[in-house]
């Protein structure tokens, strides 16, 4: 700090009686009156007005205008003025007329006017005197220099005044005279003050403002003015200002200073001080020493008020108030006591200057709101792992203390001074008057603040603490609510149910009478870089040259002194910073003093340097002269190969295109071929990181003309040089205009294709155009994404041009040097990457550009063009990133390499049939719940008829079906036969009836009652432990230590060989090592030792129909214990003498012998809270328990995972052969036997098992019958009759027997398993289980096929690239369209503003003229009057508001349009990031 926006009410500027007239009340006298009075003198002389005089031009307010000598600073005034004031010189003389006040009258609503009498002066006015003043014309001197200034002097001429009051003294009724003091006048001179005007430098932004100016620029003369000046007139010239920004817009009063800053700047201009401007808004002048005048006058406008309508008043940006406006900013206070100011001799008077008070935490400062002591660590609150912690010595509690507050008392500085008296003295004077001073001394007065500030007294911890924070920054947490909700947030971000961030508490940290918050300025910010930045890639080098103006500039002498430096002087006001001291208790403030104000200005001095002058040099440039290279330029001619058309000529069906194709062409003869001509354009090879040329660019030969460049030499000229703001020239391709020209090529088009579409990308055609003249555009990723010029700063190694040298008979080589163009690198630079004498090192010069993303290179304007566009080039509004190099991963329809039943080769399946079983979906009172890509779906479930059962329906229980504590009761109670109700569970009645300790009372256990709690298969696997699954048994994944790098990080672990393997070698800035790999462990094959029953049976001996039956025996099978044995050991080849790999031997087995257990960092918030455990929540007569019953088995459908089939490599009948493995033993396994067609049943012998038993092993073999069919296949699906379990098989078991006889005749698109004792195929066990397997887990019997190979598809390893991905391609992302929303440009125009011009018109008032009309003073004149003045009033210029017309500018605003930004889940497609699928 807004509205320079309008004001009601007081109030700020008045004083002087000692300049003047008049004078009211009072006092004294004095006179009449009885008395009240009255009246006349004399004296004191108020208050209001009025004449004059000073003030009013200062004090106070405001910043509206103004970019300007307005300011600041320094000068010049030889171009000037100055009222009161100080010094000083002189003087103050003599007359005259009026006038206001007042008095009458008269106009008027007022406001105020007019007329008539009376009067005064320090008002006015004649006249005298007078100069050192002033003008004029001169002479002299000094002095200064664009003018001219000072002294002196000589004439002439013109100009003054006013009185008051004191005191003395004379005459004297008054009255005057004198004299003398003091106060004014009044003419000079100096001075200080204080104003005027010039003139150096300095003073915001804008060029999307380039030109501007006619009094403009000079001159002569004249006017005007205090005072130069175009300051104004008249003549003349044609000048003046401006890229160092005129001119015009847009903002702004400057300044000392004041805020920040290390500074050096930025920002500001409140209070203090100087200036300057304005006083409603415009214009004017009067008075005054000053004003063109805040509180003076006129006119115009506009508003406000007053009016009798005829007129009239007014201006708070002066102190206080008041309205409106606004986020917002005080009292209509005291007092003139101090300071200062105006008038006054003085006393005083005025003074909203001032000085003091109120109001406002607005600021700055100081102080308190209590101190010590005080542990049971109180109570209380909050937390809590329930043990405690914290709050907290905090409080309570004892003892103090008295700031401020409060009562009561006493009290200041701030006062200097003025007035009187007294007494001395000076000084004026005739004077001991007066006056005036000085010194003593005494009297009295004077304080608004304020009874304030300060002092004492008393009481009594008594009256006196709040904001803000607590996720990071940033000091300081916890617990409840709340659940992307309310909400927070300055930036990042928080919040979706265990929020230190939102709300509360509780504690905590910070400031503290304040505390956050918004607002605004510096700062941090080197983020405009003067101190002190960049421009290869983060934003930035002009597209390139010549070259103007400007900056810059080689050596060497001399001169002057501009800058520069040094010294002095002068000024830089005061305050303010700083320093030192002082002074209110202290602070803040405040006073003294120094220091400081980094500037300007003068003089004086120095001259190294720069820069002027003047001379000179040859090294920088540029000349000359010989040689030399080139796709440099222009123009002219000439040539060949190719491709197309054109004619002939052979010739015959196809050609031509593609990933495949068509569209096209062709039997009217193509394509091919062969000849002839036509025309256009481009120039193979050469040819090269080669060569010109400033760039753009240049490629066939030649021929003219012409530019630069490099070499080498000599003489010349003498810095002629860099660089370049404007300016001007060139500038690919595309395009644009006329004219030509046209072979091929080919935007556009047109058909074919492709595709979900295909306005593309392939193809088939085709036009502008490419090409030639003449003339426009002026851009490109015009890139080396690097401006130009010079110096200097390690090498190496290519190559173009040239020169010397050397060597050769020559040429080459080789050495040097200058001139270009490429590579590597060193020092240094750089964020990195990289650059690196051709710098992006390291300097100097100059130039152009950059300042966070989008908006936007866009609107606007203005310029250029014929257009298309091009140059210049913003803003609102939006977002916190936008971006460069790098790393790590992840990907890639990139590359290499390598693996895997991954594909390939094969054998057998699934997908079709039925059934079986999971899932989903319907559906139901319930169809309990989990598992969902591979990694769910014959999975949790190794087995739901009740049970289990988590679900439902119905009926009960509530300390509860189970734990554990406490109180209490009971303890002849627990328990409990047997009745009753009920489906039961339960809820009644109840014979009967224990245990233990203790004499005994009375406890124990138990039981019944309450009260902690129990219970929850409710919720959360996104809170969690554990357990799994899955990349994958994949070959990998890290560490230390060191080295590298600015850092992420890398190295090791990459390479080169090789493995099944990061497994081994070799190499290596690496060197270890650790979790995985192996291997050690289990089973399996071979042999050995040992053991020998229940196991075996070769030899012996005995028996039976037959069996190791029995003796015997332990050889062999086998039982289970320990050994051995395989390790690339050994030969031979390859390989690097390696690591290994091939082949071989031997050997039961060979190259990890087979199988199995063994699963690294980690990933998927993969499963599981319903296996178990656990935080949180929830629930507590129910979400718990217990029962009975139904469901979990429900069926238009779909889908996985079996089974069984379809036959004849097969069915059925008959007979025959031979396994592993396991598992029961008192709810078992069950032989023999015996009934039954079976299932099974009776019945039990033997086994707690190498013993008895389950037990029959099936395919197979052998032999028959079936002969290609819906069948002697298939068995599904019904019916009717049993068996067995089991309380119980309805719902809902499995099995027999007997009939029944369905789909089905090898399964579509697609998809599984599997490499050897494996596929297939054949059967047997067990778990679970009363029962109840087609699943699951095992175990053996029988026994194949193929694997060229690693192109493809899937997953995996490594190494390397790209990346706009990191939630990592299920990524990321681009446009339109549709919506809301915001800002903004364009728009028919509408609307008020400011400015310009050019006209009308012209009010007040200066000036000029005129003055017919009025006219005391002076002059003439007795006089009437006439002069002279003056005035009124006319009139000319000028000139404010005011009107008309044109433009011009910069604002609002506008239907309607345009683009652009924002905006959890819209629409279309997929254009960019990988080779992004057409780079």
């Nucleotide at each position: 700090a807004u509205u320079a926006a309008g004001c009601a009410u007081g109030c700020a500027a008045g004083u002087c009686g000692a300049a003047c007239g008049a004078g009211a009340a009072g006092a004294c006298a004095g006179u009449c009156g009885c008395a009240a009075g009255a009246c006349u003198g004399u004296u004191u002389g108020u208050a209001a007005a009025g004449u004059g005089g000073c003030a009013a031009a200062c004090g106070g307010g405001u910043g509206a205008g103004u970019a300007a000598c307005a300011c600041g600073u320094g000068g010049a005034u030889a171009a000037u003025c100055u009222g009161c004031c100080a010094u000083u010189a002189g003087g103050u003389u003599u007359g005259g007329a009026a006038u206001a006040a007042c008095u009458g009258c008269g106009a008027g609503a007022a406001a105020u006017c007019g007329c008539g009498g009376c009067u005064a002066a320090u008002a006015c006015u004649g006249g005298a005197u007078a100069a050192c003043a002033a003008u004029u014309a001169g002479g002299a001197g000094g002095c200064a220099u664009a003018u001219g200034c000072c002294u002196u002097u000589u004439a002439a001429u013109u100009u003054a005044a006013a009185g008051g009051u004191g005191g003395c003294u004379u005459u004297u009724u008054u009255a005057a005279a004198g004299c003398u003091a003091u106060c004014g006048c009044c003419u000079g001179a100096u001075g200080a003050u204080g104003a005027g005007u010039c003139c150096g430098c300095g003073c915001u932004c804008u060029a999307u403002u380039a030109g501007c100016u006619a009094g403009u620029u000079g001159g002569u003369a004249g006017g005007g003015u205090a005072a130069c000046g175009g300051c104004c007139u008249a003549c003349c010239a044609a000048g003046g200002c401006a890229a160092a920004g005129a001119u015009g817009g847009a903002u702004a009063a400057c300044c000392g200073g004041c805020c920040u800053g290390a500074g050096a700047g930025g920002g500001u201009g409140u209070c203090c001080g100087g200036u300057c401007a304005c006083a409603u808004u415009g214009g004017g002048a009067c008075u005054g020493a000053u004003a063109c005048a805040c509180g003076g006058c006129c006119c115009a406008a506009a508003c406000u008020c007053c009016u009798a309508c005829g007129g009239g008043a007014g201006g708070c940006a002066g102190c206080a108030g008041c309205u409106a406006a606004g986020a917002a900013u005080u009292u209509u206070c005291c007092g003139c006591a101090a300071u200062g100011g105006a008038c006054g001799a003085a006393a005083g008077u005025c003074u909203g200057a001032c000085g003091g008070a109120g109001c406002g935490a607005c600021g700055c400062c100081g102080c308190g709101u209590g101190g010590a002591u005080g542990a049971u660590g109180a109570a209380g609150g909050c937390u809590u792992u329930c043990g405690a912690g914290u709050u907290g010595u905090a409080a309570a509690a004892u003892c103090c203390u008295g700031u401020c507050g409060u009562a009561a008392g006493g009290g200041a500085a701030g006062a200097a001074g003025g007035a009187g008296g007294u007494a001395u003295g000076u000084a004026c004077u005739a004077a001991u008057a007066c006056u005036a001073c000085a010194u003593a001394u005494u009297u009295u007065c004077u304080g608004a603040c304020g009874g304030u500030a300060c002092c004492u007294u008393a009481a009594a911890a008594g009256g006196a603490a709040g904001c803000c924070c607590c996720g990071g920054c940033c000091a300081a947490u916890u617990a409840c609510g709340u659940g992307c909700c309310a909400g927070c947030a300055g930036c990042c971000g928080c919040g979706g149910u265990a929020a230190g961030a939102c709300g509360u508490a509780u504690g905590g940290g910070g400031c503290a009478a304040g505390c956050g918050u918004u607002g605004u300025u510096c700062g941090g910010a080197u983020u405009u870089a003067c101190u002190g930045g960049g421009u290869g890639u983060a934003a930035a080098g002009g597209g390139c040259g010549a070259g103007u103006a400007g900056g810059c500039g080689g050596c060497c002498u001399u001169g002057a002194a501009a800058g520069u430096u040094a010294a002095a002087u002068g000024u830089g006001a005061a305050a303010u910073c700083u320093u030192a001291g002082g002074g209110c208790u202290u602070a803040a403030c405040c006073c003294u003093a120094a220091a400081a104000c980094u500037g300007c200005a003068u003089u004086u001095a120095a001259u190294a340097c720069u820069a002027c002058a003047a001379g000179g040099c040859u090294a920088g440039a540029g000349u000359u002269c010989g040689g030399g290279a080139g796709a440099g330029g222009a123009g002219a001619a000439u040539g060949g190969a190719a491709u197309u058309c054109a004619c002939g000529g052979u010739g015959u069906a196809g050609g031509g295109g593609u990933g495949a194709a068509a569209u096209c062409u062709g039997u009217a003869g193509a394509u091919a071929u062969c000849g002839u001509g036509a025309a256009g354009a481009a120039c193979a090879c050469c040819a090269g990181u080669g060569g010109c040329g400033a760039a753009g660019g240049c490629g066939a030969u030649u021929c003219u003309c012409u530019g630069g460049c490099c070499u080498g030499a000599u003489a010349c000229u003498g810095a002629c040089g860099c660089u370049g703001a404007g300016u001007c020239g060139c500038g690919a391709a595309a395009g644009u205009u006329g004219g030509g020209g046209g072979a091929g090529c080919a935007a556009a088009c047109a058909g074919g294709a492709u595709u979900a579409g295909a306005u593309a990308c392939c193809c088939u055609g085709g036009u502008a155009g490419u090409c030639c003249c003449a003339a426009c555009c002026g851009u490109a990723a015009a890139c080396g994404u690097u401006g130009g010029a010079c110096a200097c700063u390690a090498g190496g190694u290519g190559u173009u041009g040239g020169a010397a040298g050397u060597a050769u008979c020559g040429a080459c080589c080789c050495u040097u040097c200058c001139a270009g163009u490429g590579c590597c690198g060193u020092a240094g630079u750089u964020a990195a990457c990289a650059c690196g004498u051709u710098a992006a090192g390291u300097g100097u010069c100059c130039c152009a550009c950059c300042u966070g993303g989008g908006g936007a290179g866009u609107a606007u304007g203005c310029u250029c063009g014929c257009a298309a566009g091009g140059g210049u080039g913003a803003a609102a509004c939006u977002c916190a990133a936008a971006g460069g190099a790098a790393u790590u991963g992840a990907c890639g329809g990139g590359g290499g390499c390598c693996c895997g039943c991954a594909c390939a080769a094969g054998c057998g399946g699934u997908g079709g049939a039925g059934c079986a079983u999971g899932u989903g979906g319907c559906u139901u009172a319930a169809u309990u719940c989990g598992a969902c890509g591979c990694u769910a779906c014959g999975c949790g479930a190794a087995g739901a008829a009740c049970c289990u059962u988590a679900c439902c329906c119905a009926g009960g229980c509530u300390u509860g079906a189970c734990a554990u504590g406490c109180a209490g009761g009971u303890g002849g109670u627990a328990a409990g036969a047997a009745c009753c109700c009920g489906a039961a569970a339960g809820g009644g009645u109840g014979a009967u009836g224990a245990a233990c300790c203790g004499c005994a009372a009375g406890g124990u256990a138990g039981c019944c009652u309450g009260c902690a709690c129990a219970g929850g298969u409710g919720c959360u696997g996104c809170a969690u432990g554990g357990c799994u699954g899955u990349c994958g048994u994949c070959a990998g994944c890290u560490c230390g230590u060191g080295u590298c790098g600015u850092g992420a990080g890398a190295u090791g672990u990459u390479g080169g060989g090789u493995u099944a393997a990061g497994u081994c070698c070799c190499g290596c800035a690496a060197c270890g090592a650790g979790c995985g790999c192996a291997a050690c462990c289990c089973u399996u094959a071979u042999c050995c030792u040992c053991u020998g029953u229940u196991g075996c049976c070769a030899u012996c001996a005995g028996g039976u129909u037959a069996u190791g039956c029995u003796g015997g025996g332990c050889a062999c099978u086998c039982u289970g214990a320990g050994g051995a044995a395989a390790c690339u050991g050994c030969c031979g080849g390859u390989u690097a003498c390696a690591a290994a790999c091939c082949g071989g031997a031997g050997g039961a087995a060979g190259g990890u012998g087979a199988g199995g257990a063994u699963g690294a960092c980690g990933u998927c918030a993969a499963g599981u809270c319903c296996g178990c455990a656990u935080g949180g929540c929830c629930u507590u007569u129910a979400u718990g328990c217990c029962u009975g019953g139904g469901g979990c088995u429900g069926c238009a459908c779909a889908c996985g995972u079996g089974c069984u089939a379809c036959a004849a490599u097969g069915g059925g009948c008959u007979g025959u052969a031979u396994a592993a493995a396991g598992a029961g033993g008192u709810u078992g396994c069950a032989a023999u036997a015996c009934u039954g067609c079976g299932a099974a049943g009776u019945g039990g012998a033997g086994c707690a098992a190498a013993u008895c038993u389950c037990a029959a092993a099936a395919a197979g073999c052998a032999g028959u019958c079936c002969u290609c069919a819906g069948u002697u296949c298939a068995g599904a699906u019904u019916g009717u009759a049993g068996u067995c379990u089991g309380c119980a098989a309805c719902u809902c078991g499995a099995c027999u027997a007997c009939a029944u006889g369905a789909a089905g005749u090898c399964g579509g698109a697609a998809u599984c398993g599997c490499u050897a004792g494996u596929a297939a195929u054949c059967g047997c066990u067990a778990a679970u289980c009363a029962g109840c397997a087609g699943g699951u887990a095992g175990c053996g019997g029988u026994g194949a096929a193929u694997a060229c190979g690693u192109u493809c598809c899937c997953g995996g390893g490594c190494c390397u690239u790209g990346u706009a991905c990191a939630c990592a391609c299920c990524g990321c992302c681009c446009g339109u369209c549709a919506c809301a929303c915001c800002a903004c440009g364009a728009a028919a125009g509408c609307u008020g503003a400011u400015c310009a011009c050019a006209c009308c018109a012209g009010a007040a008032g200066u000036c000029g003229g005129a003055g017919u009309g009025u006219u005391a003073a002076c002059u003439c004149g007795c006089a009437a009057g006439a002069g002279a003045g003056a005035c009124a009033u006319c009139u000319g210029c000028c000139u404010a508001a005011g009107g008309u017309a044109u433009g011009a500018u910069g604002a609002g605003u506008g239907a309607u349009u345009g683009g652009g930004g924002u905006g959890a889940a819209g629409u279309c497609g997929u254009a960019a990031c990988a080779a992004g699928g057409u780079a």
Predicted 3D model of a 1479-nucleotide RNA (small-subunit ribosomal RNA) from a metagenome.
The prediction has a mean pLDDT of 84.